[in-house]
Context: one part of a larger RNA
RNA sequence: GAACGAACGCUGGCGGCAGGCCUAACACAUGCAAGUCGAGCGCUCUCUUCGGAGCGAGCGGCGGACGGGUUAGUAACGCGUGGGAAUGUACCCUUCUCUACGGAAUAGCCUCGGGAAACUGAGAGUAAUACCGUAUACGCCCUUUUGGGGAAAGGUUUAUCGGAGAAGGAUCAGCCCGCGUAAGAUUAGAUAGUUGGUAGGGUAAUGGCCUACCAAGGCGACAAUCCAUAGCUGGUUUGAGAGGAUGAUCAGCCACACUGGGACUGAGACACGGCCCAGACUCCUACGGGAGGCAGCAGUGGGGAAUAUUGGACAAUGGGCGCAAGCCUGAGCCAGCCAUGCCGCGUGUGUGAUGAAGGCCUUAGGGUCGUAAAGCACUUUCGCUAGAGAUGAUAAAGACAGUAUCUAGUAAAGAAGUCCCGGCUAACUCCGUGCCAGCAGCCGCGGUAAUACGGAGGGGACUAGCGUUGUUC
Numbered sequence: 001g002a003a004c005g006a007a008c009g010c011u012g013g014c015g016g017c018a019g020g021c022c023u024a025a026c027a028c029a030u031g032c033a034a035g036u037c038g039a040g041c042g043c044u045c046u047c048u049u050c051g052g053a054g055c056g057a058g059c060g061g062c063g064g065a066c067g068g069g070u071u072a073g074u075a076a077c078g079c080g081u082g083g084g085a086a087u088g089u090a091c092c093c094u095u096c097u098c099u100a101c102g103g104a105a106u107a108g109c110c111u112c113g114g115g116a117a118a119c120u121g122a123g124a125g126u127a128a129u130a131c132c133g134u135a136u137a138c139g140c141c142c143u144u145u146u147g148g149g150g151a152a153a154g155g156u157u158u159a160u161c162g163g164a165g166a167a168g169g170a171u172c173a174g175c176c177c178g179c180g181u182a183a184g185a186u187u188a189g190a191u192a193g194u195u196g197g198u199a200g201g202g203u204a205a206u207g208g209c210c211u212a213c214c215a216a217g218g219c220g221a222c223a224a225u226c227c228a229u230a231g232c233u234g235g236u237u238u239g240a241g242a243g244g245a246u247g248a249u250c251a252g253c254c255a256c257a258c259u260g261g262g263a264c265u266g267a268g269a270c271a272c273g274g275c276c277c278a279g280a281c282u283c284c285u286a287c288g289g290g291a292g293g294c295a296g297c298a299g300u301g302g303g304g305a306a307u308a309u310u311g312g313a314c315a316a317u318g319g320g321c322g323c324a325a326g327c328c329u330g331a332g333c334c335a336g337c338c339a340u341g342c343c344g345c346g347u348g349u350g351u352g353a354u355g356a357a358g359g360c361c362u363u364a365g366g367g368u369c370g371u372a373a374a375g376c377a378c379u380u381u382c383g384c385u386a387g388a389g390a391u392g393a394u395a396a397a398g399a400c401a402g403u404a405u406c407u408a409g410u411a412a413a414g415a416a417g418u419c420c421c422g423g424c425u426a427a428c429u430c431c432g433u434g435c436c437a438g439c440a441g442c443c444g445c446g447g448u449a450a451u452a453c454g455g456a457g458g459g460g461a462c463u464a465g466c467g468u469u470g471u472u473c
Stems, first nucleotide, its partner, number of pairs: 001473004006469005013345006019338002021303001026301003030298003035062003040059002043056001045054003069256002078181007087173002092169008100134004110123005140149003154161003184226001189219001191217001194216008231253004235246004258279005281292004309335001311334002317331001318329004348378004358369004382414001383410006392400001417462005422443003428457005438445002
């Protein structure tokens, strides 16, 4: 000098665009953050113009694996980059074929119970695009001969929405490998499923991934193992560059979801707002038993030098469901708070010498603040007041918002500070103090004439900021 997710001190007019718990992955009151479909199904209730419309719980489908958060763990095929073969892929796109015949239940509801609650038992009975069987499939699978296995679902507002099988594409995902990826040797040996083989199991798939048997291997000063630290990258910052430091915001990838473990469902999870078990903690209880998980958005306590509103509306963009209308959406879009940063604008303009008053200095003559002020003549950005008033927004409608913007009015009116002045380093005198009080980045200053302390006048620098501290180059 530059930079900052900064903090602190003094000061503070407006706007635009950004940013805003770096600490306790500490604990969380309250509200909201994932629903939707009646064009799959039967029912209850309400209204009815008897055509139908709506509410509710339930069965069923799709979605809750996306979106959002955090950086605890991880030194690793985690990430980056370049390759690879032994894989899967719901929805979507394309093509082909099919969509027949039957059956048995069950929730809701009703009856009878248990329980404080959470919830739950028995009986009767009912529907489906829920479940099961048969037929058919030869494009699929298994066996290797003409053998075996294996589907489907209908609905409606009547021209569409679906269902099953197969193939291909796209997308997404899993796996393997080369290279790269910070520190310590005051860590030198480490390893028994360990290294390899055979056989089997398991998986969508390769593989000690797992198991049995066999062999005794595989790693290591080219740093194994151990220990400590850490999410990685595009980037950011500094620097002429090489390099150093860093990984907030935005974007890609990984990991995590009170702590540890586990699987279920599913195309996809070993699943933040799903399930089960254990643990810690909190809450309810009729003491028998139950409920919970903000590292979602707000917000609270705590910690801290320190970081915002328990806001608005789904109007736009996007997502889920739905034929659609539409519903949901703390994603996203907006608003609120904060000089936290960057950028822009303003705090007036011209004239004005009696060089006013006053302050300070003085050699007492004067000098200086100083055209500065006053005065005179103008202007009105921004602000304020009053009216008008968009774009965004694609048949209609469409929040924010009467916002941006425009017009008129108003009066110089409402708007300047901070640090420094010994040298480095731009800027000097007086008074006070007297090695005291104090200053200080370094050198140093202060012990009676201090340009270095404190005040004043004057000056210098930057300016809605200025300085200090911290960190990086």
Predicted 3D model of a 473-nucleotide part of an RNA (small-subunit ribosomal RNA, 5' domain) from an uncultured prokaryote. Model confidence (mean pLDDT): 84 of 100. RNAcentral holds the full RNA, with entries from ENA.